Overview: This is a predicted structure of a 524-nucleotide part of an RNA (small-subunit ribosomal RNA, 5' domain) from an uncultured bacterium.

[in-house]
Context: one part of a larger RNA
RNA sequence: GGAUGAACGCUAGCGGCAGGCUUAAUACAUGCAAGUCGAGGGGCAGCAUGAGUAGCAAUACUUGAUGGCGACCGGCAAACGGGUGCGGAACACGUACACAACCUUCCUUUAAGUGGGGAAUAGCCCAGAGAAAUUUGGAUUAAUACCCCGUAACAUAUAGAUGUGGCAUCACAAUUAUAUUAUAGGUUUACCGCUUAAAGAUGGGUGUGCGGCUGAUUAGAUAGUUGGCGGGGUAAUGGCCCACCAAGUCUACGAUCAGUAGCUGAUGUGAGAGCAUGAUCAGCCACACGGGCACUGAGACACGGGCCCGACUCCUACGGGAGGCAGCAGUAAGGAAUAUUGGACAAUGGACGCAAGUCUGAUCCAGCCAUGCCGCGUGAAGGAUUAAGGUCCUCUGGAUUGUAAACUUCUUUUAUAUGGGACGAAAAAAGGGCAUUCUUGCUCACUUGACGGUACCAUAUGAAUAAGCACCGGCUAACUCCGUGCCAGCAGCCGCGGUAAUACGGAGGGUGCAAGCGUUAAUC
Numbered sequence: 001g002g003a004u005g006a007a008c009g010c011u012a013g014c015g016g017c018a019g020g021c022u023u024a025a026u027a028c029a030u031g032c033a034a035g036u037c038g039a040g041g042g043g044c045a046g047c048a049u050g051a052g053u054a055g056c057a058a059u060a061c062u063u064g065a066u067g068g069c070g071a072c073c074g075g076c077a078a079a080c081g082g083g084u085g086c087g088g089a090a091c092a093c094g095u096a097c098a099c100a101a102c103c104u105u106c107c108u109u110u111a112a113g114u115g116g117g118g119a120a121u122a123g124c125c126c127a128g129a130g131a132a133a134u135u136u137g138g139a140u141u142a143a144u145a146c147c148c149c150g151u152a153a154c155a156u157a158u159a160g161a162u163g164u165g166g167c168a169u170c171a172c173a174a175u176u177a178u179a180u181u182a183u184a185g186g187u188u189u190a191c192c193g194c195u196u197a198a199a200g201a202u203g204g205g206u207g208u209g210c211g212g213c214u215g216a217u218u219a220g221a222u223a224g225u226u227g228g229c230g231g232g233g234u235a236a237u238g239g240c241c242c243a244c245c246a247a248g249u250c251u252a253c254g255a256u257c258a259g260u261a262g263c264u265g266a267u268g269u270g271a272g273a274g275c276a277u278g279a280u281c282a283g284c285c286a287c288a289c290g291g292g293c294a295c296u297g298a299g300a301c302a303c304g305g306g307c308c309c310g311a312c313u314c315c316u317a318c319g320g321g322a323g324g325c326a327g328c329a330g331u332a333a334g335g336a337a338u339a340u341u342g343g344a345c346a347a348u349g350g351a352c353g354c355a356a357g358u359c360u361g362a363u364c365c366a367g368c369c370a371u372g373c374c375g376c377g378u379g380a381a382g383g384a385u386u387a388a389g390g391u392c393c394u395c396u397g398g399a400u401u402g403u404a405a406a407c408u409u410c411u412u413u414u415a416u417a418u419g420g421g422a423c424g425a426a427a428a429a430a431g432g433g434c435a436u437u438c439u440u441g442c443u444c445a446c447u448u449g450a451c452g453g454u455a456c457c458a459u460a461u462g463a464a465u466a467a468g469c470a471c472c473g474g475c476u477a478a479c480u481c482c483g484u485g486c487c488a489g490c491a492g493c494c495g496c497g498g499u500a501a502u503a504c505g506g507a508g509g510g511u512g513c514a515a516g517c518g519u520u521a522a523u524c
Base pairs, nucleotide, nucleotide: 001524002523004521006520007519008518009517010516013376014375015374016373017372018371019369020368021334026332027331028330030329031328032327035076036075037074040073041072043069044068047067048066049065050063051062052061053060054059083287084286085285093211094210095209096208097207098206099205102204103203107200108199109198110197111196112195113194114193115149116148117147118146125138126137127136128135129134155180156179157178158177159176160175162173163172164171165170185192186191213259214258215257220250221249222248225247226246227245228244230242231241232240262284263283264282265281266277267276268275269274289310290309291308292307293306312323313322314321315320340366342365343364344363348362349360350359351358352357379410380409381408382407389401390400391399392398393397415461416460417459418458419457420456424451431444432443433442434441435440468513469512470511471510472509473494474493475492479508480507481506482505483504489496490495
């Protein structure tokens, strides 16, 4: 000198763009953060409409008939998105390869199919238990829920023989025989689905080479340990697990042990080499009160799913139950220190749905904070009686503050007031028409903005609303007076102060930066 997720002191006009618990992975009140589909189903608690009955009427009652729909069965989603950095020195990450050892819902393409039957169960109803959470029994009912049968191969398994190729186990191609295995319908007839197989795409899984911390005041470590054979398990290889056999394996090129740490793209600095860091943004990993376990599923050993143990908190009728903010806000605590219990789904994206649409604390916005970067302003021109006042001196005088002020003439960024007023939004969706390779293209009309009456534009008023902080001995730009008298104090280093202190405190003047300026901290 640079730079910071900074803090503290003094000060403070505005805007744009960013950033904002670095500490206690401490504990959490309250609200919200994952639902959706009635074009799968039985139905009808509530709302609305219609109809009917009674009544003069107000009104009351009935009715799934219609729009819809609480709870329920079913499907898909909930494994994404969002948070945090505990653990981990490891194939966790980065990079480059490999899988002849693997899986992949939804999506795309291609091929084939979509027959027949059955038994239940939730809900509803009835009867109970319990303070509650919840739960028991009976009767009855549906499905794209469940089960059985039939059919089927390019699927799977077994057996056989042929060819091509390779990388040892082998792979691929055509082929024969036997056995096994599917399905679901809805309906406005236009579509949406379902089953099987092959290929693609996407997303993952696994293995290996190399790379990136410290300590030898840690020198030996290891018994599923190292390898084999056979099995189990897995989507798949493998001591991953097991039985048996052998005695190996790693290590001074640092094993083992201990400490520390999420890794990377990158960020800061530096001429570079390097050094330091890993906030925000992006990729990967790990975790979800501490520990363990599996279930469901294409995918989890699952933040807002389940079970068990533990700690803690809460409810209780004392018998028993409930919970998990390292989601967004917010609270307490800790701390030098870090924000609103805000608005909207308008856009982008996601889930579900044929769609309309619903949900979305993702996201987009707004609020707070000079935390940072950038930009603008606090006026401009003229103006000498060089005014008064202050300060200083060689003191009837002069120097300086200082063209500074006053005064004259302008301007109006900003401010205040008034009026107009966006882009982001049509490249969408749904509707009509035309064409069409049959799911697309063109066109018509209509509708949709949280931000926001914001940005921006115009007019009016009037210099009007707006400057501080640190320093002035040398390093280092900037000096005099007064006070103090080794005191009070200063100080980054050298050092200053004991009666003429440019070094302490005040004043005048000056220097530097400026809505900031200094100090502190760690870093190059």
Source information: It matches the Rfam family "Bacterial small subunit ribosomal RNA".